[in-house]
RNA sequence: GGUGGAAACCAGGUGGCCGCGCGCGGCCCUACGGCCGUGUCGAGGAAAGUCCGGGCUCCUCAGGGCAGGGUGCUGGGUAACUCCCAGUGGGAGAAAUCCCAAGGAAAGUGCCACAGAGAACAGACCGCCUGCGGCGAAAGCCGCGGGCAAGGGUGAAACGGUGAGGUAAGAGCUCACCAGUGCCGGCGGCGACGCCGGCAGCUAGGCAAACCCCACCCGGAGCAAGACCGAAUAGGAGAGGAGAGACGGCCCGUCUCGUUCCCACUCUCGGGUAGGUCGCUCGAGACGCGCGGAGACGCGCGUUCAAGACAAAUGGUCACCGCAGCGCACGGCCGAUUCGUUCGGCUUCUUCAUGCAGCUGACAGAACCCGGCUUACGGUUUCCUCCGGCA
Numbered sequence: 001g002g003u004g005g006a007a008a009c010c011a012g013g014u015g016g017c018c019g020c021g022c023g024c025g026g027c028c029c030u031a032c033g034g035c036c037g038u039g040u041c042g043a044g045g046a047a048a049g050u051c052c053g054g055g056c057u058c059c060u061c062a063g064g065g066c067a068g069g070g071u072g073c074u075g076g077g078u079a080a081c082u083c084c085c086a087g088u089g090g091g092a093g094a095a096a097u098c099c100c101a102a103g104g105a106a107a108g109u110g111c112c113a114c115a116g117a118g119a120a121c122a123g124a125c126c127g128c129c130u131g132c133g134g135c136g137a138a139a140g141c142c143g144c145g146g147g148c149a150a151g152g153g154u155g156a157a158a159c160g161g162u163g164a165g166g167u168a169a170g171a172g173c174u175c176a177c178c179a180g181u182g183c184c185g186g187c188g189g190c191g192a193c194g195c196c197g198g199c200a201g202c203u204a205g206g207c208a209a210a211c212c213c214c215a216c217c218c219g220g221a222g223c224a225a226g227a228c229c230g231a232a233u234a235g236g237a238g239a240g241g242a243g244a245g246a247c248g249g250c251c252c253g254u255c256u257c258g259u260u261c262c263c264a265c266u267c268u269c270g271g272g273u274a275g276g277u278c279g280c281u282c283g284a285g286a287c288g289c290g291c292g293g294a295g296a297c298g299c300g301c302g303u304u305c306a307a308g309a310c311a312a313a314u315g316g317u318c319a320c321c322g323c324a325g326c327g328c329a330c331g332g333c334c335g336a337u338u339c340g341u342u343c344g345g346c347u348u349c350u351u352c353a354u355g356c357a358g359c360u361g362a363c364a365g366a367a368c369c370c371g372g373c374u375u376a377c378g379g380u381u382u383c384c385u386c387c388g389g390c391a
Stems, first nucleotide, its partner, number of pairs: 001387002004384007012321007020042002022039007044363001048374002051372005056222004063257003068218005073087005088102001089100004103213002108211002110207003125152002127148009160178006179203002181200008226278004236269005248262002285304008323361004327356003331347006
């Protein structure tokens, strides 16, 4: 200097003029509302996606089962989570580092195209061995029958691997070593798991982000929740209808048990509701310091109150400054040269130092709130890996 990786912070500043929302104060006004002044107030780090988890509100205070849904290694964190931290196992990478839908395939069912003899109770295309018969001078060939799955081939993957023995030829058939699996024991660890030793010839592909099995967890709906005020020819009209505490019926996510409730409920005709206020911002809050912890995070002390709109505000304009990029000049290097210097190329370089007319500057806007994840994106800084160069 370059490349790759991890993380933190910022998201322009100042001033003037004009214009907004909210708060406070004053004046006017029957109310609605209007005017003036003032403020230490007025979008994000993602406000986005609506993918998770909650707070809060309502449903008739619960509870159980079935179904349905979610999660899926271990230990921690958290209000909670499918999130975060650390670790274990596995994968990618040269590394720093990153990723995992990470329980069970020997409970069952199912799928693995094409190729191939055969794809999980497998299998004989080429082939190896052999009995009988035939042809042949011989080597060998053909037919019928038997044995083999070690060699070759197909495939992403072929029912352990290497070597030796054994065999008619072969095969874990036997043996040695290795791998896997199961069992036993020891050591380390809270644990997932790891290491070591022994026995057993047992050799049992992949897929469960296939159905399924196992473990744990889960009421529903949602701020357009909900509450109050106001509003109604109207405290509406008509029809049907179970039941009176034994029982029966309605509702509560399907069903069931059960609880609560009981003119609960069903149908037809009709009136009002497009309004206002609350909910609506003091929070699992923010910032700073200290302590504990490997870390996520926790505890303590201190400071602080920082949008609350409702067709939806926070804007426009002028000036100056800042950061980054482009460009130009100077400077530097290389080459050519008519040797006066000029021209061309590269460029902020090995070091030091400088100026500027100009141009450009990302993703993107709260709507009850909070914790995450995911996606989009400009700039500054720090640390780490690897490559190259100089001293």

A computed fold for a 391-nucleotide RNA from a Candidatus Eiseniibacteriota bacterium, annotated as Bacterial RNase P class A.
The model forms 98% of the base pairs in the Rfam consensus.
Model confidence (mean pLDDT): 75 of 100.
Rfam family: Bacterial RNase P class A. It is annotated as a ribozyme.
Taxonomically the source falls in Candidatus Eiseniibacteriota (Bacteria, Bacteria candidate phyla).